Annotation:
c-di-GMP-I riboswitch aptamer from Salipaludibacillus neizhouensis, 90 nucleotides, folded computationally. It matches the Rfam family "c-di-GMP-I riboswitch aptamer". From the family's description: GEMM was predicted in a large-scale screen for bacterial structured RNA regulatory elements. The sequence was found by an Rfam model in a public genome assembly.
[in-house]
RNA sequence: AUCUGAAAAAGGCAAACUUCACCGAAAGGGAAGGACGCAAAGCCAUGAGCCUAAAUGCUUAUCAAAGCAGAUGGUUGUCAGGUUCCCGGG
Repeated sequence: AUCUGAAAAAGGCAAACUUCACCGAAAGGGAAGGACGCAAAGCCAUGAGCCUAAAUGCUUAUCAAAGCAGAUGGUUGUCAGGUUCCCGGG
């Protein structure tokens, strides 16, 4: 430098779920607990996927409101890509 994760050591992260005078329209996020898992489950929404549907537009409607479209909102613990890194082995 490159490939790799069989056994091990030191450490790390934390799904579901619970809680909240937290943020958000929602999806989702934050904090505390928790531990299913994870060798990048570190970091980056760049591409695809997926989730939501506020503004806005259209339609319906007697009011209230409803339906459809709508990402500029999310998700990296869906995948790809970029980038950095611990330990061991070849």